[in-house]
RNA sequence: CAAACCCGGCCGGGAGAGUUCCAUCGCAGCCAGCGAUGGGCGCCGAAGGAGCAACUCCCCGCCAACCUCUCAGGCACAAUGGACCGUCCGGGAAGC
Numbered sequence: 001c002a003a004a005c006c007c008g009g010c011c012g013g014g015a016g017a018g019u020u021c022c023a024u025c026g027c028a029g030c031c032a033g034c035g036a037u038g039g040g041c042g043c044c045g046a047a048g049g050a051g052c053a054a055c056u057c058c059c060c061g062c063c064a065a066c067c068u069c070u071c072a073g074g075c076a077c078a079a080u081g082g083a084c085c086g087u088c089c090g091g092g093a094a095g096c
Stems, first nucleotide, its partner, number of pairs: 001095001005092005011086003018041001020040008042075003048071001049069003056061001
């Protein structure tokens, strides 16, 4: 000096699935509607978590995901979150 790569940060993009049922409370007011909490059933997978292939290995084992599970999380709109992607910035770094 520094590509690939790794880590972090700002910004931008970013899906799926119930405006489901019951109860309670509040607003409101007595048709009904809205919101919150708790419970039931149903559903989603892209925070996190868990599990596994080939390869490798004497054995034991090691070992990935956007795959599987659904503990957690999430399921009208909105908000929040969001794997991952992009620009930029900072640090590390093979190497020269």
Molecule: Glycine riboswitch aptamer
Organism: Actinomycetota bacterium